[in-house]
Context: one part of a larger RNA
RNA sequence: CCCUUGUUAAGGAACUCUGCAAAAUGGCCCCGUAACUUUGGGAGAAGGGGUGCCUGCUUUGGCAGGCCGCAGUGAAGAGGCCCGAGCGACUGUUUAGCAAAAACACAGGUCUCUGCGAAUUCGAAAGAAGACGUAUAGGGGCUGACACCUGCCCAGUGCUGGAAGGUUAAGGGGAAGCGUUAAUCCUACGGGAUGAAGCGUAGAACUUAAGCCCCAGUGAACGGCGGCCGUAACUAUAACGGUCCUAAGGUAGCGAAAUUCCUUGUCAGGUAAGUUCUGACCCGCACGAAUGGUGUAACGACUUGGGCGCUGUCUCAACAAGGGACUCG
Numbered sequence: 001c002c003c004u005u006g007u008u009a010a011g012g013a014a015c016u017c018u019g020c021a022a023a024a025u026g027g028c029c030c031c032g033u034a035a036c037u038u039u040g041g042g043a044g045a046a047g048g049g050g051u052g053c054c055u056g057c058u059u060u061g062g063c064a065g066g067c068c069g070c071a072g073u074g075a076a077g078a079g080g081c082c083c084g085a086g087c088g089a090c091u092g093u094u095u096a097g098c099a100a101a102a103a104c105a106c107a108g109g110u111c112u113c114u115g116c117g118a119a120u121u122c123g124a125a126a127g128a129a130g131a132c133g134u135a136u137a138g139g140g141g142c143u144g145a146c147a148c149c150u151g152c153c154c155a156g157u158g159c160u161g162g163a164a165g166g167u168u169a170a171g172g173g174g175a176a177g178c179g180u181u182a183a184u185c186c187u188a189c190g191g192g193a194u195g196a197a198g199c200g201u202a203g204a205a206c207u208u209a210a211g212c213c214c215c216a217g218u219g220a221a222c223g224g225c226g227g228c229c230g231u232a233a234c235u236a237u238a239a240c241g242g243u244c245c246u247a248a249g250g251u252a253g254c255g256a257a258a259u260u261c262c263u264u265g266u267c268a269g270g271u272a273a274g275u276u277c278u279g280a281c282c283c284g285c286a287c288g289a290a291u292g293g294u295g296u297a298a299c300g301a302c303u304u305g306g307g308c309g310c311u312g313u314c315u316c317a318a319c320a321a322g323g324g325a326c327u328c329g
Base pairs, nucleotide, nucleotide: 001324002323003322004321005320006319007318008317010315011314014313019310027051028050029049030048031047036041038145052067053066054065055064056063057062068072080308081307082306083305084304085303086302087300088299092104093103108143109142110141111140112139113138114137120129121128122127146295147294148293149292151225152224153223156222157221158218159217160216161215162214165213166212167211171207172206177201178200179199180198183194184193185192186191226244227243228242229241230240253287254284265281266280267279268278269277
């Protein structure tokens, strides 16, 4: 010096990213216990008091008197608490070996598919799961208790329905053309031209489904939810007006937010002093309604702000014990 422990004057978070770590609290009995609340809780809330032994009496409890110590759950083991905010309702689950969470799941909600040889899944198939189930069932998607709610847009994309028209495959259908030649014609006799039938090649018109185009519907489907200018008898602002564009221009609620760049926004609270925190404001760079919105009791080894208690975290370090390091052997 290091590790593991123990104690410490005065102060008591001044430490630090953060009270990390440590200290403190602690069992049982009695008293007492707030806001809020889904009336179950919150709650062991908080905060107090008691606690040993002996004798007598009572007797599942205890009561009375006495006695001892600094100290009686006499050692050990055995909640720290309160206030505010965020997120997630909750108990659960997870990155075996850096993440336990606000992530996943969840009950509940909703959409959609599926009539049973179900849909869906595995499998060239047989077959199996679904299910020895039958729409109060099963599969898939999204959301995520509960409460109050969930606005507008169907132009694009998707899905569902429609079938008049356009387009459209193989197949059906077989036309023209082309090749070949009998024959005819011409010939400078080498050949050339035309060219029926047949055979071959070729494949037009026409016929023809779904789909697509088209017409509707559909948002708890993928998604989207404007700009400029002017205007009130101080100023400022604009209930109001004009204009352009759009499928429609963001409703309720919330809002510097797990979202706010400017930004340590402004005001207020808390502090002697507060880039954090809380309450407001709204100028929302770039919230917003099941990629759910806003609340919410209870819950959380979650995140964050404040306070009480407590302490070697610190001011500021000291001593002690054990084990190392080190020296000798």